[in-house]
Context: one part of a larger RNA
RNA sequence: UGACGGGGGCCCGCACAAGCGGUGGAGCAUGUGGUUUAAUUCGAAGCAACGCGCAGAACCUUACCAACCCUUGACAUCCUGGUCGCGGUUACCAGAGAUGGUUUCCUUCAGUUCGGCUGGAUCAGUGACAGGUGCUGCAUGGCUGUCGUCAGCUCGUGUCGUGAGAUGUUGGGUUAAGUCCCGCAACGAGCGCAACCCUUGUCCUUAGUUGCUACCAGUUCGGCUGAGCACUCUAAGGAGACUGCCGGGGUCAACCCGGAGGAAGGUGGGGAUGACGUCAAGUCCUCAUGGCCCUUAUGUCCGGGGCUACACACGUGCUACAAUGGUAUGGACAGAGCGAGGCGAUCCUGCGAAGGGGAGCAAAUCGCAAAAACCAUGCCCCAGUUCGGAUAGCAGGCUGCAAUUCGCCUGCUUGAAGUUGGAAUCGCUAGUAAUCGUGGAUCAGCAACGCCACGGUGAAUGUGUUCCUGAGCCUUGUACA
Numbered sequence: 001u002g003a004c005g006g007g008g009g010c011c012c013g014c015a016c017a018a019g020c021g022g023u024g025g026a027g028c029a030u031g032u033g034g035u036u037u038a039a040u041u042c043g044a045a046g047c048a049a050c051g052c053g054c055a056g057a058a059c060c061u062u063a064c065c066a067a068c069c070c071u072u073g074a075c076a077u078c079c080u081g082g083u084c085g086c087g088g089u090u091a092c093c094a095g096a097g098a099u100g101g102u103u104u105c106c107u108u109c110a111g112u113u114c115g116g117c118u119g120g121a122u123c124a125g126u127g128a129c130a131g132g133u134g135c136u137g138c139a140u141g142g143c144u145g146u147c148g149u150c151a152g153c154u155c156g157u158g159u160c161g162u163g164a165g166a167u168g169u170u171g172g173g174u175u176a177a178g179u180c181c182c183g184c185a186a187c188g189a190g191c192g193c194a195a196c197c198c199u200u201g202u203c204c205u206u207a208g209u210u211g212c213u214a215c216c217a218g219u220u221c222g223g224c225u226g227a228g229c230a231c232u233c234u235a236a237g238g239a240g241a242c243u244g245c246c247g248g249g250g251u252c253a254a255c256c257c258g259g260a261g262g263a264a265g266g267u268g269g270g271g272a273u274g275a276c277g278u279c280a281a282g283u284c285c286u287c288a289u290g291g292c293c294c295u296u297a298u299g300u301c302c303g304g305g306g307c308u309a310c311a312c313a314c315g316u317g318c319u320a321c322a323a324u325g326g327u328a329u330g331g332a333c334a335g336a337g338c339g340a341g342g343c344g345a346u347c348c349u350g351c352g353a354a355g356g357g358g359a360g361c362a363a364a365u366c367g368c369a370a371a372a373a374c375c376a377u378g379c380c381c382c383a384g385u386u387c388g389g390a391u392a393g394c395a396g397g398c399u400g401c402a403a404u405u406c407g408c409c410u411g412c413u414u415g416a417a418g419u420u421g422g423a424a425u426c427g428c429u430a431g432u433a434a435u436c437g438u439g440g441a442u443c444a445g446c447a448a449c450g451c452c453a454c455g456g457u458g459a460a461u462g463u464g465u466u467c468c469u470g471a472g473c474c475u476u477g478u479a480c481a
Base pairs, nucleotide, nucleotide: 001481002480003478004477005476007475008474009473010472012470013469015465016464019428020427021426022425023424026319027318028317029316030315031314032313033312034310035309042053043052064305065304070299073129077128078127079125080124081123082122083121084120087106088105091102092101093100094099109119110118111117131294132293134292135291136290140288141287142283143282144281145279147277152191153190154189155188156187157186158167159166160165171182172181173180197271198270199269200268202239203238204237205236206235207234208233211229216226217225218224242265245259246258247257248256249255321421325380326379327378328377329376330375331374337368338367339366342361343360347356348355349354387418392413393412394411395410396409397408398407434457435456436455437454438453439452440451
């Protein structure tokens, strides 16, 4: 100087308390451990691994396994020699395919000093080499997690100290903040904080093939048409909030409390933004890369299997256990997205998944598209039920060469556990929790109940800091560095 303390003081955070909803019990989904296996590829390991890499494992992916092949190689450059090719296409044979053998047709290089001279393509050969998701993240770059959006981390000069170092950065106030003010052997400065950026909340201007009947006219009644940009909206520019104003407190300060005006008030809400560093944290399987290793194999090709196994254990979720509910019929209101090898309306067939057909739309114009919870009415009457839907049988639909291992969906039947969950434990302070549906990426299809986004309905509690936990500052002890 740090680190640590079941030392002290101050202070903060859904840290506790106050409250609401869960997890832990059930079934299923998913990840992991373990076990099994020819293989169940590899990585991730307290917080910060475990719906994580995977934003899509039937083949492919794929790295794993057993088997069949290849050896200058699936891919790159160079050398030597041959050919003028390659390529597309028809059919056949062997084979699981890779591959090997035969075959029909189409096409049939460019420059040129006319010399196989140069380039190009392809085949064969030779060796240099290729190749490796092989090892080392404790050799590394890059990227990322975490403490933590915590308020800290440092430097120059000066001063003090023999020195390590100190001071500044401590102190008195204050703040979300090393934020600001005052004081001070310090005076300044940098990286952080804040602001500048995006979005949302109010208004104005500009603009109108979306919206409006606001006004007029027509109307097959639908902004449908004429007409019009007032409003809504869209998207570009601006205005607006600064403790600016008033009162009180305060050290005449910073600042705090209350008030006015205002759409918004003291950082208005949300996002992006992550200091010096810590964990030899994570990643050599994104990529790059040193070293080591393999080189007729640890490389490459291919069909099949596996990654989907199952006495069990854990994590994360979904669905429930019902009446604030279930079911049937009718009625209403979003936002954000996506669409051409695509979205696919009206119509017809089917109980349905879906099929037939194809209008319109590169989309503020057409489509996906129905929003659901909600409202109205009827039934159910507390029961393992008209709750719950696992499991299983049969019959079908769709995608795709192909659904047996191993896809999703539909109909009929079957109807399991489950009556609110021990110890323990998690999230959340407002348009939040809870609850309800919608879209997208990946994607032929989908094991999505995941992830990311979107809106609808919409609470309770706390104004406290004794305790638990994790930070920050000062101080104290130490046999630790």

Small-subunit ribosomal RNA, 3' major domain from uncultured Neomegalonema sp., 481 nucleotides, folded computationally. The organism belongs to Neomegalonema, within Bacteria. The prediction has a mean pLDDT of 84.